[in-house]
RNA sequence: UUCUUAUCGAGAGAGGCGGAGGGACAGGCCCGAUGAAGCCCGGCAACCGAUUUGAGAAUGCGGCGUAACACCCAUUCUGAAAUGACAUGGUGCUAAUUCCUACAACUGCAGGUGAUGCCUGCGGAUUGGCAGAUGAGAA
Numbered sequence: 001u002u003c004u005u006a007u008c009g010a011g012a013g014a015g016g017c018g019g020a021g022g023g024a025c026a027g028g029c030c031c032g033a034u035g036a037a038g039c040c041c042g043g044c045a046a047c048c049g050a051u052u053u054g055a056g057a058a059u060g061c062g063g064c065g066u067a068a069c070a071c072c073c074a075u076u077c078u079g080a081a082a083u084g085a086c087a088u089g090g091u092g093c094u095a096a097u098u099c100c101u102a103c104a105a106c107u108g109c110a111g112g113u114g115a116u117g118c119c120u121g122c123g124g125a126u127u128g129g130c131a132g133a134u135g136a137g138a139a
Stems, first nucleotide, its partner, number of pairs: 001139008013041001015040003021031003026101003042094003047090002050083004055078006062072002098131001103128003106124008
């Protein structure tokens, strides 16, 4: 860098250094000298890792049995649920839903038009997609 997969309306500092930018991109709308980015410390969370439970698969000159299936046991793997919370690990996060929108669908209201149709505008904690972020796995 690419691919797969899960998650993205919860949570988290009146600290120190630092000094003008920041919220990915575009448009908007915001944050910022009552101190931005970045670094350190603190904190949050529970993705990997931990513990427990039960399920499936494979293996076993393990058990039972004349034998096979089934069942029981052991090991390994897979995916699930629950617990707990750094205490000692690898990350991550620590304004605003991923700040909102951007494409399509559905839908509400208003307007135009002869029109149940079509078009335009504004909206929706709606659904999907795109993009992005983070973890885990793979190349």

Description:
The prediction has a mean pLDDT of 75. Predicted 3D model of a 139-nucleotide RNA (SAM riboswitch aptamer (S box leader)). The sequence was found by an Rfam model in a public genome assembly. Rfam family: SAM riboswitch aptamer (S box leader). Rfam links the family to the GO term regulation of gene expression.